Predicted 3D model of a 316-nucleotide part of an RNA (large-subunit ribosomal RNA, domain IV) from Calliarthron tuberculosum. Model confidence (mean pLDDT): 84 of 100. The organism belongs to Calliarthron, within Eukaryota. The gene name in the source record is rnl. It matches the Rfam family "Bacterial large subunit ribosomal RNA".
[in-house]
Context: one part of a larger RNA
Parts: sequence; C1' cells; structure tokens
RNA sequence: UUAUAUUGAAGGAACUCGGCAAAUUUACUCUGUAUGUUCGCUAUAAAGAGGACUAAGUUUUACUUAGUAACAUAAACAAAGAAGCAACGACUGGUUACCAAAACCACAGGACUCUGCAAAUUAUAUAAAAAAGUAUAGAGUCUGACGUCUGCCCGGUGCUUAAAAGUGAUAAAUUUAAGUUAACGCUUAAAUUUUAAUCUUAAGUAAACGGCGGUUCUAACUAUAAGAAUCCUUAGGUAGCGAAAUUCCUUGACGGGUAAAUUCCGUCCCGCAUGAAUGACGUCACGAUUGCUUCACUGUCUCCAAUAUAAGUUCA
Repeated sequence: UUAUAUUGAAGGAACUCGGCAAAUUUACUCUGUAUGUUCGCUAUAAAGAGGACUAAGUUUUACUUAGUAACAUAAACAAAGAAGCAACGACUGGUUACCAAAACCACAGGACUCUGCAAAUUAUAUAAAAAAGUAUAGAGUCUGACGUCUGCCCGGUGCUUAAAAGUGAUAAAUUUAAGUUAACGCUUAAAUUUUAAUCUUAAGUAAACGGCGGUUCUAACUAUAAGAAUCCUUAGGUAGCGAAAUUCCUUGACGGGUAAAUUCCGUCCCGCAUGAAUGACGUCACGAUUGCUUCACUGUCUCCAAUAUAAGUUCA
C1' cells in the first nucleotide's frame, strides 16, 4: 500500500448517475392495525409493551404478588428496515449455459380462420402424428386476468363466393391435302370441335394486411369559433388517454413538494409524430423490474483514523 474483517468524536446522504456498499430492523408472547379492495386480501401493515433468577399463592409449560444480581436477562449464535406517490406487466412460472431476469416469452381468458372424418394440418411420404380423438374436437393466427369498451373506411393488397361473358395450352380429338412407304404407319400444313387453373369482371370480408384530410371566413371590447363556404378522399381519428416508456420546439404553462429541483406528482391541450385485440383506458393483489419522496439508520461523505489477519514493497 492492497485485500478481508472490527471499531469510531460531532454531523447524518452534505457522497454519488443512483443511499452503490454498509448500517438499522429481526425469534417468541401480548396489544394494536390505515388506505385501497376483485371481500380472498392489503397485514408480520404501521405503531407499541413484555422478557433472567428466588419465594409464595392460584385456575401449575401459565399468571399474580414480593424480592435478588448485573452495563447488559430471545444475555452468545441465529434472525424483515419501514412507509408513501407513479410507470410497466394482472398474477405463480420461463428466458440470452459464460456481461442483460426485464416492461421480453408464456399464461388463464377473448376473437377470427380452416377442418364433416379416407378431416384439416404436419411429415423422412411410412402400417406415422393428429387420434384409438369426431366441431364442447383438432389445427393455425392475433390479443393477453378482471372491469368499461372496442368507432369510421372494402378504393389498394389479400382471402371467400360467383353453372353468365371474355381471356387462357407448343393440349386432345376428327376431317382434308401434301410428302414418304409394298402395306400398316410416320411427318408437315390447313380447317372444325372440346376444354382446366389463371387473369379480367361482380359481390362480400378489417379481433384480414392496412388506412382514418386541407384551405378560407365568421359572434356588438378583445380573444376564440358553435357555425358557413370550398377542394380532395374508399373513409377523413369516434370513446378514451395525452409534453406520455410516444412531445422536436422544451427545463412547454400552471399548481404541489425543496431554502434552491432539466427529475417526481397533479392539471392544461398547439398530439413535430396518441388512439381502440399491431388492442384503448382503468385496476386490487403480485414484482431481486423502473422513476420520485419521507422516517429510521449509518465511515457513502465532511475527513479520515485505529486494530486484527493475509499478501506486496522498502530497510536491517
């Protein structure tokens, strides 16, 4: 000096991206327990009290009364810090073996599509799986408990349907002609007939892929525009939420909290570029998740010091 432990005056997060690390709390018995809530929980909420030994009594693992010793009685060890606001995900669970455990995946629940059984689908094409099942079944896709809901658009791209029409083969059949052959036949050309999927066309379909406007003017202060006009579109974003995990301008504006806050919470809405199962908005419980705050606590810090052990280094 480093590492691992232990201790520390006064202060107590002033440290720092951030209380990272450490400290605090901790068993048991008794009392007591808010808000919210899906009435199950939240909850060991929180906040308090007790505690050893001796004697006596009683209702005898206990309690009551009286006493004894100590700095200290769960005498060592062991053994939750607590509370509040918000984001995300309902939850238990799973995940990047070896830098990420999460807001990712899954999930119960919801919806759509395919499949009538010799099923769809998968497949190494199998005597396999689906299934010794049969639409309350099986397969695929999306969403993701629960609650309130899930608006408009079928013009584009898909998908489905459609005994009409058109399109659609160097295909098939027939006939004729020519060439060739002894013949059968073969080749070439022309004509006629028959036609598949497809595409065109038409309709349906968005919990299919997806999409969901602009300009100008207007109210007797001003401002704003319920309203009017006009252009374009398949249709012009409804409910809800909103500087958001989405907001560039931006440290938006106002309020709260601080002596002071680009963070945080509430509200506003001019949403650069929110928005409804690529789900929207809420939400109890849960979370080694993320942001913020308070109490307690502390060598994180002001500001470092000492001790023990181990290693290194220097000197002898």